RNAcentral holds the full RNA, with entries from ENA. The part of an RNA shown here (large-subunit ribosomal RNA, domain IV) has 351 nucleotides and comes from a Myxococcales bacterium. The coordinates come from a structure-prediction model, not an experiment, and the mean pLDDT is 87. Taxonomically the source falls in Myxococcales (Bacteria, Pseudomonadati, Myxococcota, Myxococcia).

Context: one part of a larger RNA
RNA sequence: CCCUGGUUAAGGAACUCGGCAAACUGACACCGUAACUUCGGGAGAAGGUGUGCCUUCUUAGCGUGAACCUGAACAGGGGGAGCGUGAAGUGGUUGCAGAGAAACGGGGGUUGUGACUGUUUACUAAAAACCUAGCACUCUGCUAAGUCGAAAGACGACGUAUAGGGUGUGAUGCCUGCCCGGUGCUGGAAGGUUAAGGGGAAUCGUCAGCGCAAGCGAAGCGGUGAACCGAAGCCCCAGUAAACGGCGGCCGUAACUAUAACGGUCCUAAGGUAGCGAAAUUCCUUGUCGGGUAAGUUCCGACCUGCACGAAUGGCAUAACAACAUCCCCGCUGUCUCGACCAGGGACUCA
Numbered sequence: 001c002c003c004u005g006g007u008u009a010a011g012g013a014a015c016u017c018g019g020c021a022a023a024c025u026g027a028c029a030c031c032g033u034a035a036c037u038u039c040g041g042g043a044g045a046a047g048g049u050g051u052g053c054c055u056u057c058u059u060a061g062c063g064u065g066a067a068c069c070u071g072a073a074c075a076g077g078g079g080g081a082g083c084g085u086g087a088a089g090u091g092g093u094u095g096c097a098g099a100g101a102a103a104c105g106g107g108g109g110u111u112g113u114g115a116c117u118g119u120u121u122a123c124u125a126a127a128a129a130c131c132u133a134g135c136a137c138u139c140u141g142c143u144a145a146g147u148c149g150a151a152a153g154a155c156g157a158c159g160u161a162u163a164g165g166g167u168g169u170g171a172u173g174c175c176u177g178c179c180c181g182g183u184g185c186u187g188g189a190a191g192g193u194u195a196a197g198g199g200g201a202a203u204c205g206u207c208a209g210c211g212c213a214a215g216c217g218a219a220g221c222g223g224u225g226a227a228c229c230g231a232a233g234c235c236c237c238a239g240u241a242a243a244c245g246g247c248g249g250c251c252g253u254a255a256c257u258a259u260a261a262c263g264g265u266c267c268u269a270a271g272g273u274a275g276c277g278a279a280a281u282u283c284c285u286u287g288u289c290g291g292g293u294a295a296g297u298u299c300c301g302a303c304c305u306g307c308a309c310g311a312a313u314g315g316c317a318u319a320a321c322a323a324c325a326u327c328c329c330c331g332c333u334g335u336c337u338c339g340a341c342c343a344g345g346g347a348c349u350c351a
Stems, first nucleotide, its partner, number of pairs: 001346008010337002014335001019332001027051005036041001038171001052093003056089001061085004068078003094098001106330004111325002113322002118130002134169007146155003172317004177247003182244002184240005191235003197229002202224005209216002248266005275309001276306001287303005
């Protein structure tokens, strides 16, 4: 010097990113217990008091229940010994200390997030992430849809729409606005487009024949092949947002000023409703005001100028719950002012 423990005057978080670590609390019995609440909780809330031994005392009470008595009875009734358990109270006594050691909750308030119990990155993340019950949409009529498999076949299910698959949201309460122009899905079938295939006009090659020749050229065979017919799809017409998604700008106006209920205009498929809002979202920003502190970039309550909240990519509330995150208070302490001492084990020196 390091590690593991122990003690510490006065102060008591001044430490620090942060009370990290440590300390406090702790058992049992009794008294007592707030807001809020889904009436179950919250709650061991909080906050208090008691605890040894002796005496009354082989205590009251409780459990079990022998001998014996009664009885026709191995029924029933009486009987209470013994054993076990075991308060409360009275009076007294004792130590520094009586849950005498050990095991053995610190508590309260505010806010955020997630309803809850649960699950997770085996070896840096336990969470606000995942799941969840509940809600909604959608597919599926049974040889179901869906999934695995070249197939046979299997699961789904020895189930049958109160069932099964998929997707989203995520208890509960109050709610969930407008837009179908784009993309998707569903439905429609008149018209347009359209494949293979059908079709075969036309044309080319070949050669019987004709022609003096140039050339013409039937049938057949072969090549190219127009019109026309021709499904779904696409175009098209509708529906659909708890489908993917989206949800404006400029200018003017009220008898102080300011502001604009009001008006004008452009654009759009429609221009953000309720609720919330400097928020796990706010750049400017330590916004402004209020609270708490002597002093507060955090925190709480408001305001609204929302750079860039917003309604199942859910919005806003919410009791209970949380090794979650933030702030404050009480208690407590070597975290600190600021160190000191002790014990054990290392390091170090020597043998």